[in-house]
RNA sequence: CGGGGUGUAGGUCAGUUGGUAGACCGCCAGGCUGGGGGUCUGGAAGCCGAGAGUUCGAGUCUCUCCACCCCGACCA
Numbered sequence: 001c002g003g004g005g006u007g008u009a010g011g012u013c014a015g016u017u018g019g020u021a022g023a024c025c026g027c028c029a030g031g032c033u034g035g036g037g038g039u040c041u042g043g044a045a046g047c048c049g050a051g052a053g054u055u056c057g058a059g060u061c062u063c064u065c066c067a068c069c070c071c072g073a074c075c076a
Stems, first nucleotide, its partner, number of pairs: 001072007010025004019056001027043006049065005
């Protein structure tokens, strides 16, 4: 330098053909238990890497950029 992939809750990941974002683990509170553990119930937590565009509407499509990973090229 060229090509490809990934980026969504604290963590690991879903998210269909564009139609107001979810699971599990963890965290907080409460019930059961003498307590712990365990289990059950409830709750908090993300505007989706950044910006722009298309659209009535974008996590999803398009463009630019950023970070990381893989392959190739170049240099040595």
Transfer RNA from a Candidatus Peregrinibacteria bacterium, 76 nucleotides, folded computationally. The sequence is in RNAcentral, with records from ENA. It matches the Rfam family "tRNA". Rfam links the family to the GO term triplet codon-amino acid adaptor activity.